[in-house]
C1' cells in the first nucleotide's frame, strides 16, 4: 500500500423568540420533560387478582459441559462438529440396540437388503467342426453398430466383484486366493470397543482387543432429565354518577342441634382428579347467554434486582462488592414541537488554486417516538468517530 | 395497551413432508340464424417475504410483513 476479520462509541451542538405536558406558587414566574432501539410482544421476572396457588395426570417449553443472574430460551468461559491460508465465523449439539413411523422418483435391490445384465460350475438340449462314429472331444470369443441360426437356449446351484440408479447401496486401496468370487485371508487406511492417564465436567489422549457388526430422520410420534398453576395495569381496589338491579336457561337447595356464638350436613376449584383452610346455604346463592345504564375521577404510577461518571477489590470473563459524585418524564386521544441565527459533519453548482484546500450561493440531517416497571433477545438505522487482529506485496 | 387467529390461481376454498388441485371466472373451437346453456381443449401459482432442519418444505422451526377478531 492492497484485501479481509472483529470490538466499541455516537445518533447533530449552542443561543434567541414562541408554544405543549407535569410539579411548586395567590400570581408573576421557576423547574423538569423520549430511545438505542421507546418497536416486535418473542422469552424471563417484579406486582395484582383468581377458593392454599398444594399434590398427581395431561399439556407446553428447554436440551454438550461449567459458571453468572431475581429469573431466562439471555450472557461468559470451555468441549465436540463444520467452513476459512489466517484473523475469525457458524452450530436447536441428550437418546436411532426402549418402541412405532417415514425414506418419493430412479434403480435388480431402500432397511433382520437385493439379484437385472453379456460372471462361474454342473446337467439337458440345439448348431457347426472333427474322429476313436447309436458315441466322444472341441467351438458357439473381444470391441462398436446391428442381429435373433445366433452374443446359443433352458433348468439347478455358487458368488456379490463389474455395469448402472440414487441424497443414501451393508467399509476403501493393493495383493494373495478361487471354477468365478467374497474381510474368506494379508498389508495400509478408515471404523467400533477400550484398561490406564489428564480434566470439576463436556471431553481429550491411548496400551490393547475386534475382520466390520451398528444407514438417515427425534425443528415425526416418542423416551430421558429439568422447568412451568391461570390471567394480565383495559390486572386490581375505591369514590361519584346512572339504573329496573330486567329477562331466559341450567345446576344446587329447602335440613338437624343450640338462647347465641357455633357444630353436623349440603354446595362452591380457572384443562382433569384429590383437596386443608376459606366463602355460601331457605332462596334471590352459583354458572351461561341476552338486554339496559354509566362512558367521570382517584389510587395502582413510577426512587427501581434504578442509571451515568471516576476510583477500587475478587474473578480469564460474564458478573459480584466497596467508596465518592451527579441524575431521576409520568401523559390518558395522549405533552416533549416550530421559526430564525451561528457552528458541525454531508452534498450540488459557480469561482480561485499545481494540490491539500479556500470563498460564495443552495439543499437536505438515518431509524423511529414512552403508556405498570425492569432484565434479555430479535428486527430497523443516513452519516461520523475510536481501536484490535490476519493474509499478501514493497522498503529498511 | 394486552391477547388470539389467518395469508394457496382473478374470486371462494382443498391439500399438511415426495411433480400443487377443485368450483366459479378467462381464452380458443364446436353447437345455434344469433345469444345463453352445453361439450372439447387451453392459459393462469416466486403457495405473503427471508433464513434454518431435511436427500427433499405449501407443510416442521425461527424472524419479518399484512389482514381480521376479542378484552375496560
Nucleotide at each position: 500500500g492492497c484485501g479481509g476479520a472483529u470490538g466499541g462509541c455516537u445518533g447533530g451542538a449552542u443561543g434567541a423568540c414562541u408554544g405543549c405536558g407535569g410539579c411548586a406558587g395567590c400570581a408573576a414566574u421557576g423547574u423538569c420533560g423520549a430511545g438505542g432501539a421507546a418497536a416486535g410482544u418473542c422469552c424471563g421476572g417484579a406486582c395484582u387478582c383468581c377458593a392454599a396457588a398444594a399434590a398427581g395426570c395431561a399439556c407446553g417449553g428447554u436440551g454438550c459441559c461449567g459458571g453468572g443472574u431475581a429469573a431466562c430460551g439471555c450472557c461468559c468461559g470451555g468441549c465436540g462438529g463444520g467452513g476459512g491460508u489466517a484473523a475469525c465465523c457458524c452450530u436447536a449439539g441428550g437418546g436411532a440396540u426402549a418402541g412405532c413411523g417415514c425414506c418419493a422418483c430412479a434403480g435388480a435391490g431402500a432397511a433382520c437388503a437385493g439379484a437385472c445384465u453379456a460372471c462361474c460350475u454342473g446337467c439337458g438340449u440345439c448348431g457347426c467342426a472333427u474322429c476313436u462314429a447309436u458315441g466322444g472331444u472341441g467351438c458357439g470369443c473381444a470391441u462398436u453398430c446391428g442381429u435373433c441360426a445366433a452374443a446359443g437356449c433352458g433348468c439347478a446351484g455358487g458368488a456379490a466383484a463389474a455395469g448402472g440408479u440414487g441424497a443414501a447401496a451393508c467399509g476403501g486401496u493393493g495383493g494373495a486366493g478361487u471354477a468365478a468370487g467374497a474381510g474368506c485371508c494379508c498389508a495400509c487406511c478408515g471404523c467400533g470397543c477400550g484398561a490406564g492417564c489428564g480434566g470439576c465436567a463436556a471431553c481429550g489422549u491411548a496400551a490393547g482387543c475386534g475382520g466390520c457388526a451398528c444407514g438417515g430422520c427425534a425443528a415425526g410420534c416418542c423416551c430421558c432429565a429439568c422447568c412451568g398453576g391461570g390471567a394480565g395495569c383495559a390486572a386490581u381496589g375505591c369514590c361519584a354518577a346512572a339504573u329496573a338491579g330486567g329477562g331466559a336457561c341450567c345446576u344446587c337447595g329447602c335440613g338437624u342441634c343450640g338462647c347465641a356464638a357455633g357444630a353436623c350436613g349440603g354446595g362452591g376449584a380457572u384443562g382433569c382428579u384429590u383437596g386443608a383452610a376459606c366463602c355460601c346455604c331457605a332462596g334471590a346463592c352459583g354458572g351461561u347467554c341476552c338486554g339496559g345504564g354509566u362512558u367521570g375521577g382517584c389510587a395502582g404510577c413510577u426512587a427501581g434486582a434504578g442509571g451515568g461518571c471516576g476510583c477500587u477489590u475478587g474473578g480469564u470473563a460474564a458478573c459480584a462488592g466497596g467508596c465518592g459524585u451527579c441524575u431521576u418524564a409520568g401523559a390518558u386521544g395522549a405533552a416533549u414541537g416550530g421559526u430564525c441565527a451561528u457552528c458541525c459533519a454531508u452534498u450540488u453548482g459557480c469561482g480561485g488554486g499545481c494540490a491539500a484546500c479556500c470563498g460564495c450561493a443552495g439543499a437536505g440531517g438515518a431509524c423511529a417516538a414512552a403508556a405498570u416497571c425492569c432484565g434479555g433477545c430479535u428486527u430497523a438505522u443516513a452519516g461520523g468517530c475510536c481501536g484490535u487482529c490476519c493474509g499478501c506485496g514493497c522498503a529498511u | 395497551g394486552c391477547u388470539g387467529c389467518a395469508g394457496u390461481a382473478g374470486c371462494u376454498c382443498a391439500g399438511u413432508g415426495g411433480u400443487a388441485g377443485a368450483g366459479c371466472g378467462c381464452g380458443u373451437c364446436a353447437u345455434u340464424g344469433g345469444u345463453a346453456a352445453u361439450g372439447a381443449c387451453g392459459a393462469g401459482g416466486u403457495c405473503g417475504g427471508g433464513a434454518g432442519u431435511u436427500c427433499a418444505a405449501u407443510c416442521c422451526u425461527c424472524c419479518c410483513u399484512c389482514a381480521c377478531a376479542g378484552c375496560a